[in-house]
Context: one part of a larger RNA
RNA sequence: CUCUGGAGAAGGAACUCGGCAAAUUGACACCGUAACUUCGGAAGAAGGUGUGCCCUAUUAGUGUGUAGUGAACAACGAAGCAUGAAUGGGUUGCAAAAAAUCGGUGGCUGCGACUGUUUAUUAAAAACACAGCACUCUGCAAACACGAAAGUGGACGUAUAGGGUGUGACGCCUGCCCGGUGCUGGAAGAUUAAAUGAUGGGGUGCAAGCUCUUGAUUGAAGUCCCAGUAAACGGCGGCCGUAACAAUAACGGUCCUAAGGUAGCGAAAUUCCUUGUCGGGUAAGUUCCGACCUGCACGAAUGGCGUAACGACUUCCCCGCUGUCUCCAACAUAGACUCA
Numbered sequence: 001c002u003c004u005g006g007a008g009a010a011g012g013a014a015c016u017c018g019g020c021a022a023a024u025u026g027a028c029a030c031c032g033u034a035a036c037u038u039c040g041g042a043a044g045a046a047g048g049u050g051u052g053c054c055c056u057a058u059u060a061g062u063g064u065g066u067a068g069u070g071a072a073c074a075a076c077g078a079a080g081c082a083u084g085a086a087u088g089g090g091u092u093g094c095a096a097a098a099a100a101u102c103g104g105u106g107g108c109u110g111c112g113a114c115u116g117u118u119u120a121u122u123a124a125a126a127a128c129a130c131a132g133c134a135c136u137c138u139g140c141a142a143a144c145a146c147g148a149a150a151g152u153g154g155a156c157g158u159a160u161a162g163g164g165u166g167u168g169a170c171g172c173c174u175g176c177c178c179g180g181u182g183c184u185g186g187a188a189g190a191u192u193a194a195a196u197g198a199u200g201g202g203g204u205g206c207a208a209g210c211u212c213u214u215g216a217u218u219g220a221a222g223u224c225c226c227a228g229u230a231a232a233c234g235g236c237g238g239c240c241g242u243a244a245c246a247a248u249a250a251c252g253g254u255c256c257u258a259a260g261g262u263a264g265c266g267a268a269a270u271u272c273c274u275u276g277u278c279g280g281g282u283a284a285g286u287u288c289c290g291a292c293c294u295g296c297a298c299g300a301a302u303g304g305c306g307u308a309a310c311g312a313c314u315u316c317c318c319c320g321c322u323g324u325c326u327c328c329a330a331c332a333u334a335g336a337c338u339c340a
Stems, first nucleotide, its partner, number of pairs: 001335002004332002008328001010326002014324001019321001027051005036041001038169001052091004061083004068076002092096001104319001106317002110313001111311002116128002132167007144153003170306004175236003180233002182229005189224003195218001200213005237255005264298001265295001276292005
């Protein structure tokens, strides 16, 4: 010096990306326990007090229950058996839950409702799943999937069933746009393949004919077209002026669009400028919490906003606690090292 371990004056997070690690807490009994809440919880909330042994005490009480009482299947109940305080007093020790086992607590956010699942071997999460919700397909030899096929699953099921897609408990809600793309429906017209083959032409032949070619007409789905459909893919504007200080613009004008972002939220896991501004917390706060709205570039099942409970998740803060640190020193074990 390294590993492991137990102790440490004064201070107590000043350490650090971050209390990482360590320390604190810890059992049982009793007292006591807030906001909030889906009334279940939160909760072991928090915060306190007690704890050995001896006497009180083979006690009080309780359970069972013999004899017995009894209005007699009840109830009571000497004995016996089991269990067993409180209170008061005494007493030992540094210390009585004397060892070991054995929650640190609280407050404010974000995200995800929850229990679960996951990158075997750097990621356990806010990712996946989930119950619930919605759309869509499927009438049964179902849709769909596997398979050249036979066949099988779906299902020995039958629309309260099965498949697919999205969202993701619950509460309040889910606005406008069908122009584009997709899907569904429509069938008047246009277009269109093979096929059909009117007509004309060429070759050959005496001719009948054979053969090459021309291509009028008829001709499906599809496409064009006409509608519907956004919890389908998706989308949801600009400029100028205006109120009796100033500022702002309920109001007006104009251009464009399929329609111009509604409710709610908002410097946010989204805010570039930005450490925005104000308030709170600190002596001092790029983080945090609460507001404001100027949203570079939130926004409603690619869900929006809330939300009790839950989380080895995440941000910030308080208390307690400590060698994390100020600031390190000593000790023990095993190495390293020296000698044999």
A computed fold for a 340-nucleotide part of an RNA from Paris polyphylla var. yunnanensis, annotated as large-subunit ribosomal RNA, domain IV. Lineage of the source: Eukaryota > Streptophyta > Embryophyta > Liliopsida > Paris polyphylla. The RNAcentral record of the full RNA draws on SILVA. Its Rfam family is "Bacterial large subunit ribosomal RNA".